[in-house]
RNA sequence: GGAGGCGGCUGGGUGGCCGCCGGCCUCGCUCGCGCGGGGCGGGAGGAAAGUCCGGGCUCCACAGGGCAGGGUGGUCCCUAACGGGGACUCGGGGUGACCCGCAGGAAAGUGCCACAGAAAUCACACCGCCGUCCGGACCCGUGGGGUGCGGCUUCGCCGUCGACGCGGGGCCUCCGGGCAGCAAGGUUGAAAUGGUGCGGCAAGAGCGCACCGCGCUCACGGUGACGUGGGUGGCACGGUAAACCCCACCUAGAGCAAGGCGAAGAAGAGCCGAGGCGCCUUUGGGCGCAUGGGUGGCCCGCCCAUCGGCUCGGGUGAAGCCGCUGCAGGCGGCAGGCAACUGCCGUCGUAGAGGAAUGGUCACCACCCGUCGUCAGACGGGGACAGAACCCGGCUUACAGGCCGCCUCCGACG
RNA sequence: GGGCGCUUAGCUCAGCGGGAGAGCACUGCCUUCACACGGCAGGGGUCGCUGGUUCAAUCCCAGCAGCGCCCACCA
Numbered sequence: 001g002g003a004g005g006c007g008g009c010u011g012g013g014u015g016g017c018c019g020c021c022g023g024c025c026u027c028g029c030u031c032g033c034g035c036g037g038g039g040c041g042g043g044a045g046g047a048a049a050g051u052c053c054g055g056g057c058u059c060c061a062c063a064g065g066g067c068a069g070g071g072u073g074g075u076c077c078c079u080a081a082c083g084g085g086g087a088c089u090c091g092g093g094g095u096g097a098c099c100c101g102c103a104g105g106a107a108a109g110u111g112c113c114a115c116a117g118a119a120a121u122c123a124c125a126c127c128g129c130c131g132u133c134c135g136g137a138c139c140c141g142u143g144g145g146g147u148g149c150g151g152c153u154u155c156g157c158c159g160u161c162g163a164c165g166c167g168g169g170g171c172c173u174c175c176g177g178g179c180a181g182c183a184a185g186g187u188u189g190a191a192a193u194g195g196u197g198c199g200g201c202a203a204g205a206g207c208g209c210a211c212c213g214c215g216c217u218c219a220c221g222g223u224g225a226c227g228u229g230g231g232u233g234g235c236a237c238g239g240u241a242a243a244c245c246c247c248a249c250c251u252a253g254a255g256c257a258a259g260g261c262g263a264a265g266a267a268g269a270g271c272c273g274a275g276g277c278g279c280c281u282u283u284g285g286g287c288g289c290a291u292g293g294g295u296g297g298c299c300c301g302c303c304c305a306u307c308g309g310c311u312c313g314g315g316u317g318a319a320g321c322c323g324c325u326g327c328a329g330g331c332g333g334c335a336g337g338c339a340a341c342u343g344c345c346g347u348c349g350u351a352g353a354g355g356a357a358u359g360g361u362c363a364c365c366a367c368c369c370g371u372c373g374u375c376a377g378a379c380g381g382g383g384a385c386a387g388a389a390c391c392c393g394g395c396u397u398a399c400a401g402g403c404c405g406c407c408u409c410c411g412a413c414g
Numbered sequence: 415g416g417g418c419g420c421u422u423a424g425c426u427c428a429g430c431g432g433g434a435g436a437g438c439a440c441u442g443c444c445u446u447c448a449c450a451c452g453g454c455a456g457g458g459g460u461c462g463c464u465g466g467u468u469c470a471a472u473c474c475c476a477g478c479a480g481c482g483c484c485c486a487c488c489a
Stems, first nucleotide, its partner, number of pairs: 001410010012365007020043002023040007045385001049396002052394005057255003064300004069251005074088005089103001090101004104246002109244002111240003126186002128182002131179007138169006146161001148160005194212006213235001214233008259322003268312006276289005290306005314488003327349001329348008367382006415485007424438004432469001440456005462478005
């Protein structure tokens, strides 16, 4: 100098004027509720978002048991809790800093594995390799049809070819068939019954051996996942669980439009189940059964009621008030811990609306871009993603521009 | 604000992990003097997008985008 990896921060600043929403103080009017004026101080985010997880809070008699359902999935730890985080293990990627992983079980069972292929877990053999038997080609001997062919010393002789027949041979090579052996090689596929090498064999094969992989077991280290080493078994048999399932653990449901207080007014229609029963007792009442509700997918248990539920319609603008914002809160120091995080001390901090405020404008400064330039500057333009709605911890997603720290690789120079 | 569902051809919708389909619509031909109806043939798809699991994804899982529905109180 170049190329990267990881982590963190920021998300314009100051002032004036005019507005908006809460809070507090004060003055005036008012019996009061309130109304009006003045002053002081506060008023969006790192994601307020998506609503993907978890918790607080509320309803809920307790949130009880079982089944069903849902969720999570290496280990240990952190935490109020989590599907979040930290450290480590294993697997994969990168030269490296470092990154990625829904990372339990396929020898509990079931399902699926299209097409292709001999064969997809049931067994087997398409091409192929090897052995043996038979037949043929082949070799040897012999017979030998023929107007065959050639030659000659031509009433014939010699040479040669040869279908076919018989007998024998099994050495080499080839073809066909039967039987038996093999799974090394080929072929198909995403995937084919451990891999490489040597030996062995008729050919082969964990058939034997060495190394690697795998299973079982022992020892050591570690809280543990797991790792290292020794022994042992020739290998139990493929993939898929983000298919059913099994194992371990967790788990009621609904959500601030929860829920509480409370004003006013409220024609009706349809459907469903039941109009309670028995006993005791002192008139009140109690118990059991039935029905309905709380109650959610079901059952049990518990509680409440004796009329209740559902749908359509109707009524109320008081659509009010509370819940409502101070907390698992931020920052700093010390201590513990590798870290996430925790403990102690100090210090700081009032958004709280509800058809829903948090804005507009001007000036200066800072940043970026363009033009001009006498290198002092001048002029013009630009600034993302997005906006609280009960609160909090995470995750994920969006984001112009800027800043900081640590680390790696390459090149050059010293 | 909270809860739930959907996305496949131009439209309305089917679709057990292995070939992307149906009806209507569209195009061409036949039929008719012409049109409609009818008959025959044909074209048309990033299965909303991105990533993952799997040999293989419209389908299973996760994230994002778009669209739609429901939820006040009272007797």
Molecule: RNase P RNA; transfer RNA
Organism: Pseudomonadota bacterium